About this RNA:
Model confidence (mean pLDDT): 77 of 100. Predicted 3D model of a 267-nucleotide RNA (Bacterial large signal recognition particle RNA) from a Planctomycetota bacterium. It matches the Rfam family "Bacterial large signal recognition particle RNA". On this family, see Rosenblad et al., Nucleic Acids Res 2003: "SRPDB: Signal Recognition Particle Database". Its Rfam clan is "SRP clan". Taxonomically the source falls in Planctomycetota (Bacteria, Pseudomonadati). The model forms 92% of the base pairs in the Rfam consensus.
[in-house]
This record gives sequence, structure tokens and C1' cells, in this order.
RNA sequence: CCGUGCUAGGCGGAGCAUUAGCGGCGCUCUGUAACCUGCAAACCGCUUUAGCAGGGCUGAUCGCUUCGUGAGACCUGCGUUCCUGCGAGGAAAAGGGUCGCUUCGGGUAGCGUUGAAGGACGGGUCCCAUGGAGCCGGGCGGCUGCGAACCUGGUCAGGGGCGGAAGCCAGCAGCCAUAAGCAGCACCCCGGACUGCCGUGGGGUAGCCUGUCUGGAGCUAUCCGGCGGCUACUGCCCGAAGGAACGGGGACGAUCGGAGUGCACGG
Repeated sequence: CCGUGCUAGGCGGAGCAUUAGCGGCGCUCUGUAACCUGCAAACCGCUUUAGCAGGGCUGAUCGCUUCGUGAGACCUGCGUUCCUGCGAGGAAAAGGGUCGCUUCGGGUAGCGUUGAAGGACGGGUCCCAUGGAGCCGGGCGGCUGCGAACCUGGUCAGGGGCGGAAGCCAGCAGCCAUAAGCAGCACCCCGGACUGCCGUGGGGUAGCCUGUCUGGAGCUAUCCGGCGGCUACUGCCCGAAGGAACGGGGACGAUCGGAGUGCACGG
């Protein structure tokens, strides 16, 4: 080195999840020449030699050991960037909102030498007291109207009573009038009140309205810009939280490559 017969073993592996742990069924990756049947996620079978049971094939190589390679998912008090919402965080150098400019600039409109702004004086608006008027409530008297089945008056049809008669008497309804009372009206008296009115006296007068005088060219509204104040609404910065991508680190690690690696007999 070749041949024959065996044996150990092999007929996929790995990550995640689950589990005290291992393996399987599950998910994912890798890979193929990668057997068959049965069992099974509230699960199945086991215990560090950690699937079990049955059948078949293969067998020291396609196996095993070791070194390297490094698909892939996993882990992270790590880094960068981005996203989301949060903060009694920051910042008013960006954008927005808002206010002011009493000597900021410009546009438009109106008012103004038939006199702007400003100034002086007076009046009103405001407060206190008070009068009138009005309003509200109450009251006496007055006027008007209504107002009584009977117990008011007048007149009393009909009817009734008395009477021999003439006549006399009482009297319902109706009509007229009136009492108490009710309603209305104007006046008067008393009282009341945060009276959109008119006065009187006093006070006050920042602002507003108004009159007169003064003054002698501005004033008002709005828009655009400028400057300044305020405001954290947007954006920005910071912080902590969650998520994503990429990178760093870590423990695994399929696959691929290198090296090594049984027994017996014969040649």
C1' cells in the first nucleotide's frame, strides 16, 4: 500500500425559546449522499454516557479529535445617527404671538390755516346734602259707575185681606232710588326708594365730552418695515425613558479548509 471479516460509531449540525438541566416536537440559520414507523408544548422521553421503543442501511470514512474559517440568530450599565412621546429643564442669537415707540422710517385713507397737537380757564360726566317732578304703597273726603230673592225706601200691575157698599189695609214680581260694599277717576294728605328727568348749595376733577381764549402745523386710523419689552407655541440645546439602523465588545456557532486518528487475518 492492497484485500477479506469485524467493532466503536454514523444515517445531519447549530442558535433561540422552554426546562433545575439534557434531548425531541416548535421558530430560525446552515447544509445535504443526510433512512423508515410511533410519541409530544398545560407536551413527550430522559438525568451529566441525559430522547425512548421497533425496523432497516452503512461502517473506520462522508465518521471522530484538534487547529483555523465564520453564515446566522442571541446578549450588552458601550458608541454614533435617527424616530416617538415626556420634563414646575435651558435658551427670547431662528420662526411665531402680543404690547409699546411720548422725537424710528415709509405707504394708504380721513380731519386740519374756515386753525392740528399742546397750554390756560369754565361747564358736564363723579361724590355729599337738598327741592321739584315722576314712580310705588297707604289713607280721609269728593265725583262717576255698579250695587238688596226676603230681613231698605218709593211706586206697587196681578193676586190677597176687611167691609153690605163707598172704600180702606198689608204687599210679591217689575220699575225707580239708595245702604254696606266693590271698581274707576282727578285732587289732597302721609310714607318709601340702587329715580336714564329738571334745579339749588358744597366738594372733587386722573381720564373723557364740551365752550371760550391762547397757540401756529400737525393729528387720527390702518398696513409694511425698524427698534425695544414680554411670551417657551414651533424649531434649537440638555436630561431621562422607549424603539430602529449601523458600529464596538461578548458567549455560541452551521459550513468549509489543514493536520491527526481502530482490531484480526492474508498478500